[in-house]
RNA sequence: UUAAAAGAUAGAGGCGCGAGCACCAUCAGUACUGCGGACGGAACAGGGAAGCUAAACCGUUGUCCGGAGGAAAGGGGUGUUUGCCGAAAGAAAGCGUUGCAGACUUUCUUGGGCGUUCGGAUAAGAUCCGCACGACUGUCGCAUUUGCGGAGAGCUAUGGAUUGG
Numbered sequence: 001u002u003a004a005a006a007g008a009u010a011g012a013g014g015c016g017c018g019a020g021c022a023c024c025a026u027c028a029g030u031a032c033u034g035c036g037g038a039c040g041g042a043a044c045a046g047g048g049a050a051g052c053u054a055a056a057c058c059g060u061u062g063u064c065c066g067g068a069g070g071a072a073a074g075g076g077g078u079g080u081u082u083g084c085c086g087a088a089a090g091a092a093a094g095c096g097u098u099g100c101a102g103a104c105u106u107u108c109u110u111g112g113g114c115g116u117u118c119g120g121a122u123a124a125g126a127u128c129c130g131c132a133c134g135a136c137u138g139u140c141g142c143a144u145u146u147g148c149g150g151a152g153a154g155c156u157a158u159g160g161a162u163u164g165g
Stems, first nucleotide, its partner, number of pairs: 001165004008158004014085001016084009032069002035066006046058002051100002088110007111137002114134003118130004139150005
């Protein structure tokens, strides 16, 4: 001087991602609480159980109909605030548990949102999750003027331990 490069810092994608809060619908004229009526009679229901579920235990009138009053949780939508750009989501195993879920750990999958089919979750035709497909979009590579292909363990910028010529 030139080339490569571990680790580092900053940054981009766009109907981008997560969380909090507010409002709205749904849940639902359901649960539940009075009133009236009908039918039954000792077991149910209910609590335990504030994530769901289960047992010991507690508990002891229950079911249905009519009419009056009438929710909430969970799951969502919109707005806003905030943290972010493996943002995050999903699967399996471990841990844990009565058994699950959540949290945590490890590994794997997905570049991103949108749409469609199918499957699953759900009270649900809302919404969410997964595979596939479609066009779009960002990015890199190859060809070269519009095509093809890859994946976030990516891409861009700064700088760079170290290494080669």